[in-house]
RNA sequence: GGAGCACCACAGGCGGCCGCGGGCCGCUUCGGCGGCCUGAGGAAAGUCCGAGCUCCACAGGGCAGGGUGCUGGGUAACGCCCAGCGGGAGCGAUCCCAGGGAAAGUGCAACAGAAAGCAAACCGCCUCGCGCCCUCGGGCGCGCGGUAAGGGUGAAACGGUGCGGUAAGAGCGCACCAGCGGAGGGGGCGACCCCUCCGGCUCGGUAAACCCCACCCGGAGAAAGACCAAAUAGGGGACGAUGAGGUGGCCCGCCUCGACGAGUCCCGGGUAGGUCGCUCGAGGCGCGCGGCAACGCGCGUCCCAGAGAAAUGGUCGCCACGGAGCGAUCCGACAGAACUCGGCUUAUGGGGUGCUCCCGGA
RNA sequence: GCUGGCGUAGCUCAAUUGGUAGAGCAUCUCAUUUGUAAUGAGGUGGUUGGGGGUUCGAGUCCCUUCGCCAGCUCCA
Numbered sequence: 001g002g003a004g005c006a007c008c009a010c011a012g013g014c015g016g017c018c019g020c021g022g023g024c025c026g027c028u029u030c031g032g033c034g035g036c037c038u039g040a041g042g043a044a045a046g047u048c049c050g051a052g053c054u055c056c057a058c059a060g061g062g063c064a065g066g067g068u069g070c071u072g073g074g075u076a077a078c079g080c081c082c083a084g085c086g087g088g089a090g091c092g093a094u095c096c097c098a099g100g101g102a103a104a105g106u107g108c109a110a111c112a113g114a115a116a117g118c119a120a121a122c123c124g125c126c127u128c129g130c131g132c133c134c135u136c137g138g139g140c141g142c143g144c145g146g147u148a149a150g151g152g153u154g155a156a157a158c159g160g161u162g163c164g165g166u167a168a169g170a171g172c173g174c175a176c177c178a179g180c181g182g183a184g185g186g187g188g189c190g191a192c193c194c195c196u197c198c199g200g201c202u203c204g205g206u207a208a209a210c211c212c213c214a215c216c217c218g219g220a221g222a223a224a225g226a227c228c229a230a231a232u233a234g235g236g237g238a239c240g241a242u243g244a245g246g247u248g249g250c251c252c253g254c255c256u257c258g259a260c261g262a263g264u265c266c267c268g269g270g271u272a273g274g275u276c277g278c279u280c281g282a283g284g285c286g287c288g289c290g291g292c293a294a295c296g297c298g299c300g301u302c303c304c305a306g307a308g309a310a311a312u313g314g315u316c317g318c319c320a321c322g323g324a325g326c327g328a329u330c331c332g333a334c335a336g337a338a339c340u341c342g343g344c345u346u347a348u349g350g351g352g353u354g355c356u357c358c359c360g361g362a
Numbered sequence: 363g364c365u366g367g368c369g370u371a372g373c374u375c376a377a378u379u380g381g382u383a384g385a386g387c388a389u390c391u392c393a394u395u396u397g398u399a400a401u402g403a404g405g406u407g408g409u410u411g412g413g414g415g416u417u418c419g420a421g422u423c424c425c426u427u428c429g430c431c432a433g434c435u436c437c438a
Base pairs, nucleotide, nucleotide: 001358002357003356004355005354006353007352008351010349012319013318014317015316016315017314018313020039021038022037023036024035025034026033027032041334045345046344048343049342050341051340052339053221054220055219056218060252061251062250063249065217066216067215068214069213070084071083072082073081074080085099086097087096088095089094100212101211105210106209107206108205122151123150124147125146126145128143129142130141131140132139133138159177160176161175162174163173164172178202180199181198182197183196184195185194186193187192225276226275227274228273235267236266237265238264239263243257244256245255246254269437270436283302284301285300286299287298288297289296290295321332322331323330324329363434364433365432366431367430368429369428372387373386374385375384381418389405390404391403392402393401411427412426413425414424415423
């Protein structure tokens, strides 16, 4: 200098003028006016997970359904995070893994290929029989068999190398290696790792296919929900009951209503106002301690939008950084709270720190 | 704000248990006709909205993202 990996914080600053939302205070002729304070994000986004909160039983039982899936820890909780284990990718820093079970069961594997799931003889190789040819070594054709070492097909063909063995072959036998299973010993909380011996010679893939195992999950969502006020035609018609609602896939249970008509649908009517929920919270920042870390504990300090169809803006000047241009000058990312948190994912600008690889120089 | 659904050729729609994407209309060429339409024959046309994963193999299964559509206030 180039290429790359991981982590971290930031999201231009100051001032003038005009304007907007919220709160407090003061004045007021009750229409407003003035002053002070405060006013978007790291993702406010997607709504993909997990919670708080509220209502429905005080959230109860069963089935169905859904989710998660190595180990240990963190957390209010999680599908998140941290540390490890195993597997894979990369020269490496480092990254990725829905990472339980396929010798419980069922299913699937198109095309190609002879054969694709207690495998399979198309070519080839070998024995035997028959026929023909012959240069008497043999060759060709047909048939009964043997053979998975070789060829070819496929994503995948039932271990690899060597020696022996055989008619030719084959874990058929042996040695080594790989893998699987079993027994024993050692280390680790554990996932798992290391060592020794034995076995059959080898027993494939797919569970983001059904399924099995373990664990978790009741439903709805601030248009949740509570209160006050206003308004009236609390009307008409049809259907309607071991029925309807809370309750959402089903059954039970519980509560409420119901032939004095619950409830559903259609027609018609009214109101579309106010208050609360509503922002102080698993909160931010700093320091210390514990822990490899995620994080926890203690102390100190701060108050940081709460509107209700929605404010957080515009303009001018100076300075700073980066880029373009000879210069005047121009440009400067993604993006806007809607009950609130913890995550994930996606969009996005320049910067810092540490590390890896390559090239060059001393 | 909350909830649910959909995306396949230019348009409207199919695609079985995952097996390599088709039909009609449109368009192009030829035939037919004096010419056009209609008709007949043949052809072209696909990022299955985008990206990634699982699998031998994905329109289909899973994750993520983009776009579109629909529903949801109170009283009686």

This is a predicted complex of two RNAs, RNase P RNA and transfer RNA, with 438 nucleotides together.